RNA sequence: CAAACGGAGAGUUUGAUCCUGGCUCAGGAUGAACGCUGGCGGCGUGCUUAACACAUGCAAGUCGAACGAACCUUCGGGUUAGUGGCGGACGGGGGAGUAACGCGUGAGAAUCUGCCCUCAGGAGGGGGAUAACGGCUGGGAACGGCCGCUAAUACCGCAUAUGCCGCGAGGUGAAACGAAUUUCGCCUGAGGAUGAGCUCGCGUCUGAUUAGCUAGUUGGUGGGGUAAAAGCCUACCAAGGCUUCGAUCAGUAGCUGGUCUGAGAGGAUGAUCAGCCACACUGGGACUGAGACACGGCCCAGACUCCUACGGGAGGCAGCAGUGAGGAAUAUUGGACAAUGGGGGCAACCCUGAUCCAGCCAUGCCGCGUGAGUGAUGAAGGCCUUAGGGUUGUAAAACUCUUUAGCCGGUGACGAUAAUGACGGUAACCGGUAAAGAAGCCCCGGCUAAUUUCGGGCCAGCAGCCGCGGUAAUACGGAGGGUGCGAGCGUUAAUCGGAAUUACUGGGCGUAAAGCGCGCGUAGGCGGCCUGCCAAGUUGGGGGUGAAAUCCCGGGGCUCAACCCCGGAACUGCCUCCAAAACUGUUAAGCUAGAGGAUGUGAGAGGAUAGUGGAAUUCCGAGUGUAGAGGUGAAAUUCGUAGAUAUUCGGAAGAACACCAGUGGCGAAGGCGACUGUCUGGCACAUUUCUGACGCUGAGGUGCGAAAGCGUGGGGAGCAAACAGGAUUAGAUACCCUGGUAGUCCACGCCGUAAACGAUUAGGGCCAGUUGUCGGCAAGCAUGCUUGUCGGUGACGCAGUUAACGCAUUAAGCCCUCCGCCUGGGGAGUACGGUCGCAAGAUUAAAACUCAAAGGAAUUGACGGGGGCCCGCACAAGCGGUGGAGCAUGUGGUUUAAUUCGAAGCAACGCGAAGAACCUUACCAGCCCUUGACAUCCCGAUCGCGGAUUGUGGAGACACAUUCCUUCAUUUAGUUGGAUCGGUGACAGGUGCUGCAUGGCUGUCGUCAGCUCGUGUCGUGAGAUGUUGGGUUAAGUCCCGCAACGAGCGCAACCCUCCCUAUUAGUUGCCAGCAUUUAGUUGAGCACUCUAGAGGGACUGCCGGUGAUAAGCCGGAGGAAGGUGGGGAUGACGUCAAGUCCUCAUGGCCCUUACGGGCUGGGCUACACACGUGCUACAAUGGCGGUGACAGAGGGUUAAUCCCUAAAAGCCGUCUCAGUUCGGAUUGUCCUCUGCAACUCGAGGGCAUGAAGUUGGAAUCGCUAGUAAUCGCAGAUCAGCAUGCUGCGGUGAAUACGUUCCCGGGCCUUGUACACACCGCCCGUCACACCGUGGUCGUUGGUUUUACCCGACGACGCUGCGCUAACCUUCGGGAGGCAGGCGGCCACGGUAAGAUCAGCGACUGGGGUGAAGUCGUAACAAGGUAGCCGUAGGGGAACCUGCGGCUGGAUCACCUCCUU
Repeated sequence: CAAACGGAGAGUUUGAUCCUGGCUCAGGAUGAACGCUGGCGGCGUGCUUAACACAUGCAAGUCGAACGAACCUUCGGGUUAGUGGCGGACGGGGGAGUAACGCGUGAGAAUCUGCCCUCAGGAGGGGGAUAACGGCUGGGAACGGCCGCUAAUACCGCAUAUGCCGCGAGGUGAAACGAAUUUCGCCUGAGGAUGAGCUCGCGUCUGAUUAGCUAGUUGGUGGGGUAAAAGCCUACCAAGGCUUCGAUCAGUAGCUGGUCUGAGAGGAUGAUCAGCCACACUGGGACUGAGACACGGCCCAGACUCCUACGGGAGGCAGCAGUGAGGAAUAUUGGACAAUGGGGGCAACCCUGAUCCAGCCAUGCCGCGUGAGUGAUGAAGGCCUUAGGGUUGUAAAACUCUUUAGCCGGUGACGAUAAUGACGGUAACCGGUAAAGAAGCCCCGGCUAAUUUCGGGCCAGCAGCCGCGGUAAUACGGAGGGUGCGAGCGUUAAUCGGAAUUACUGGGCGUAAAGCGCGCGUAGGCGGCCUGCCAAGUUGGGGGUGAAAUCCCGGGGCUCAACCCCGGAACUGCCUCCAAAACUGUUAAGCUAGAGGAUGUGAGAGGAUAGUGGAAUUCCGAGUGUAGAGGUGAAAUUCGUAGAUAUUCGGAAGAACACCAGUGGCGAAGGCGACUGUCUGGCACAUUUCUGACGCUGAGGUGCGAAAGCGUGGGGAGCAAACAGGAUUAGAUACCCUGGUAGUCCACGCCGUAAACGAUUAGGGCCAGUUGUCGGCAAGCAUGCUUGUCGGUGACGCAGUUAACGCAUUAAGCCCUCCGCCUGGGGAGUACGGUCGCAAGAUUAAAACUCAAAGGAAUUGACGGGGGCCCGCACAAGCGGUGGAGCAUGUGGUUUAAUUCGAAGCAACGCGAAGAACCUUACCAGCCCUUGACAUCCCGAUCGCGGAUUGUGGAGACACAUUCCUUCAUUUAGUUGGAUCGGUGACAGGUGCUGCAUGGCUGUCGUCAGCUCGUGUCGUGAGAUGUUGGGUUAAGUCCCGCAACGAGCGCAACCCUCCCUAUUAGUUGCCAGCAUUUAGUUGAGCACUCUAGAGGGACUGCCGGUGAUAAGCCGGAGGAAGGUGGGGAUGACGUCAAGUCCUCAUGGCCCUUACGGGCUGGGCUACACACGUGCUACAAUGGCGGUGACAGAGGGUUAAUCCCUAAAAGCCGUCUCAGUUCGGAUUGUCCUCUGCAACUCGAGGGCAUGAAGUUGGAAUCGCUAGUAAUCGCAGAUCAGCAUGCUGCGGUGAAUACGUUCCCGGGCCUUGUACACACCGCCCGUCACACCGUGGUCGUUGGUUUUACCCGACGACGCUGCGCUAACCUUCGGGAGGCAGGCGGCCACGGUAAGAUCAGCGACUGGGGUGAAGUCGUAACAAGGUAGCCGUAGGGGAACCUGCGGCUGGAUCACCUCCUU
């Protein structure tokens, strides 16, 4: 010099966000245990459970220098049982009990203290016994009995006294010549030291669902008792003592230094080490002693174990080892007294499971090692792979080197500064030996460092939390690789931290959990201004104490470290002394700003009571009057011809008080509303006169306290739980209707709760404003206004605050004081217990169990049987259909050997399929093939192959035979290429699975007008703004405004086509004029039509009106066309795990003489039935017959030329309302066409047949103009087959007032408990399973209280017949003692009655969880009857209804207020 260096977060509630809030993790630590693994050493630690039971050995003896005796003897002496002394009260153990002066800390006075130290004094003279021993004797033993002998430092008198008692007189009271050479001992007194006892202040766990406890209890006096104070004990007297600052009771627990953790404050803990306490088989008791009520002493009782000859005895490991048991779990029946310490002894020495060592255990901390260097071909093997490579990996091998530890051999300590070493031939040192014998464990989805592959397939399993696993798992299991730690690594348990998640440091309470419903007030807490005194708190300084060890700092010692040693600091505390006096406090004297009083004035639904009033409802009476009334969404129940309703008059009764009336008033809150009287509480203002801190809050306590409800007695008009009926409904224990009882009202008494709300406790101070309103006062004047001020009540708003919403002088801002309350959700405001209540019930108030959330505010969506605006053949207005019939076609279902597969609301169903007799074809039956029908590579053979013909077998594939045509290329050559056949294996092949592994393509919302981004701004943030608003549009189209300014994908336009036109060009097109012809056939021509190139044209451009002077809209002109001119193509971000693995492509899986390939036949065409889409009809707007012009587009290899080609409609005639001259199904028969083949199963035609059907129920579809309707034509596919599909033209309408409603969509706004987004969420009963829990007839046990009975041992008191050595004696005896007896006390035990706790428990109550179940639909949107709170009744259930309350109710309207 130093001892002060110190604070990290993450995951998980949501679609996302912020907050609240719990759960979980990362860290440290352990007397640990378990799993896998395990080389060495040092230092520590090691029954946490059964204070359960213990075999065996040891753990306390020693002294012959106290004594007698016995034995041995080397004659020196030694050994020993007994008497005697000291020690067995220490050391060692475990923590049962104990909530206590037990412990901790600090004090105190009324005490004792062996051995030790100091000082003073003394030790004189006597006596009687007794064990051992001897004899006899009992007993199985343990152990005794009788007689006799003997000693002492054993015992007893006497003497002596500095002692003690007593005021005094006086009384009492000691010893050991034992050994001897010293030293050692003995006795008394005084003092010390040490140890111990006692008392007090403060501190020391939980529960109030333990609130009262106490009779020796509290005190006094006398007596007793103790070493000592004291009710410690006893008699009497008094009636006290403790307690909400928690007594008593119950539960739990040894306390502390310390230990662990923590930044600290704290929290948890009390192993090892150290201090204290209590205990020693359980309970009680005393004896001895300096000290015990005594772990290895005694007595008694009890339980247990053992011995026994059954008569009796013995025992106590919570000492060290060890055993059993219990348990997840904890060691050797070791060595030594060498060291340290203890006992005895003069000493030698003896004893010492204290202790020192060793052994066992990775149980912990610390240290060391398992090799080091070089080493690329980046070996082999493994794993992965995009097949190239990558990685394991300088890792290995190989070469060079080293030897710590180990092993072998040698030397060999410190601990002992004379001797003595268990440890121990140990540590250490030296030599030798060979890389030699020495690495595992967990993890790799995020938190959290570290990833690939295979397997299995919501299985097996993982998991600390979130969560993984249902065929591509970085999450399971294996492997490769990687991360971490390392002789360990993980797991589990319990603890602190993180957790500011009990908040003293350091939290909160409007809506998240949380302000008592509101007053008054006790204790308590807190308290205005000034001055003095005191010094309790406070502050400073000194002293004492705060044991050691530990922690910390500085040194030192083991090679380092752990560990150990020395010194310091610290021990934040308590006690005490001195000082200060600001603040708090005590006290004294004052003050007036708080508070209160007085006087005057004022407003008011403040309260109580008595009376009065009018309107209305109902009822009663009477009159008029007649058929309905009433009620509803619509009805019915109901009332009414016995006269209702309506109306008029009269009467009765009860209840409530319209308008005024108002975010107006009053009250503490609940609450209070006609008027008048009486009584009465509070408040405001003004005057500034009085008192002088008298104040604030307020645990308990006490009073008030809506509605409902209860009791007794009244009253009862209306309303109205329950109840009844009618409706509604699937049901309707409801909503609606008709009735209707408690009740509502009054008096008295209970109840004591509400969303009792401002979800905001009370009081005080401070901090911008603006503007209403109520009450009072003042000033000014314009006399009804303005200004100011005090008090109340509202709105907006700044700072500030808040998670946000919001609050904002009436705070949720900034502070102070006091009280109440909260600590995740559920279980539950429940159970039990207590208190209150007549009851209903209120109040106080848990736990087990269960979940990882529950929740607040705000955001974006979605949704609403919420609102506003707008659009669409969405409705409406129209036209025509479908649904009925027959047929066609597709689907479902059924059938079948197969009826292949897919598509499934819109957005599957004349769809894939633009065409199933074979083929197609994927299906079925049968028959065949196996490198394959098809591709590449290799080998061999041939030079081909291929095409056509004929024949045989066969169902055919196929097999065999035969005839004809054709007769490869290249190179000099070998060869090479090509083709075919045969062979081998790699492989081919699969319309097999997965469209939920995919690409591509497609459908749909929807041709709807939307979807986004950059920068900026706002917000903690998700997000918002822009994109909203006012207009406008088909449109997020455009204009204006605006914290936005711009931009992108969409819209529109650009593209194609139709419509007008000029121009260019006229062949195959055209023909007006000129020729010509049967014919635009030809010449000529290109005007027209047409064709096809490139243009023009239309833009709200012009005018008027309107609008905002805009965008635009309306009307008009011109124009072929007018406001997007018609049509098409074009489909934003996205949604539907939409569709397709059977178009194609493709990952994975599966088959491989078959799930592949070929062939024949069959099937996809079935048929009680149901549905979709169509065709043809039912007829006269028609059928039939005749006539009949003009098309367009397309096809035919080429063709504006030729062909398909005939259009249908239209027109004329006929039929005349019928199952027909309608309709054409069905059937018979004949024929045609295609085709290898029309049986299953094609199309067409002729003749014949001539079904249903007379316009179609509920319901439903399309269409807004060249559209619907109607009519035909063409094409694709195709050998053939069209009512389907795709195109084409002809004829050619009706209607749209309008947006209330249905459906779909867009924008804004609002509510939300939805976010898989309303096809959402979600409640309760019931049924089943499991779990924990309450009640209960009882039963078992523990603890405890009271009363009584019994009363061992023992001490105490009394007595003491009996017995009796020391002393006295007058020798008789006495004193004293012992046994015995009696008494009270008392352990154990017993009886009875309680209290309390716990276990079991048939039965029973509610609760929680559970994949799937049943019944309904209560809540969330106006949740379809707004919801919720309290209360009462009712009901399968959620719930419903009545009464009062709340907004934490949507919507519309009104009122009031504010801002601009």